[in-house]
RNA sequence: UUCUUAUCCAGAGUGGCAGAGGGACUGGCCCGAUGAAGCCCGGCAACCCCUGCAAGGCGGGUGCCAAUUCCGGAAGAAUACUCGAGUAUUCUUUAAGAUGAGAA
Numbered sequence: 001u002u003c004u005u006a007u008c009c010a011g012a013g014u015g016g017c018a019g020a021g022g023g024a025c026u027g028g029c030c031c032g033a034u035g036a037a038g039c040c041c042g043g044c045a046a047c048c049c050c051u052g053c054a055a056g057g058c059g060g061g062u063g064c065c066a067a068u069u070c071c072g073g074a075a076g077a078a079u080a081c082u083c084g085a086g087u088a089u090u091c092u093u094u095a096a097g098a099u100g101a102g103a104a
Base pairs, nucleotide, nucleotide: 001104002103003102004101005100006099007098008097013041015040016039017038021031022030023029025073026072027071028070042065043064044063046062047061048060049057050056069096074093075092076091077090078089079088080087081086
């Protein structure tokens, strides 16, 4: 990097250094000098792991710590406005993304 598979409405800082960006992409909408990213410390506990299962445990590995994956993105259905087209809302499935585990 690719493939398979599971999960994604829970949880987690009034700390230190640093100094302008960040929330994957896109359209929105947000966060940020009352301090972004990053690093350290701290924390959480999703998967692996441990306890035979269940119920639970640990934090060793990976991971995570604004907002549901922040919301929409592709398809379909229902309802409302509407002659139709269209618009709005809700629901379902999927795509994309993220993380784990396994494989090449």

A computed fold for a 104-nucleotide RNA from Sulfobacillus benefaciens, annotated as SAM riboswitch aptamer (S box leader).
Its Rfam family is "SAM riboswitch aptamer (S box leader)". Gene Ontology term of the family: regulation of gene expression.
It was read from a public genome assembly, where an Rfam model found it.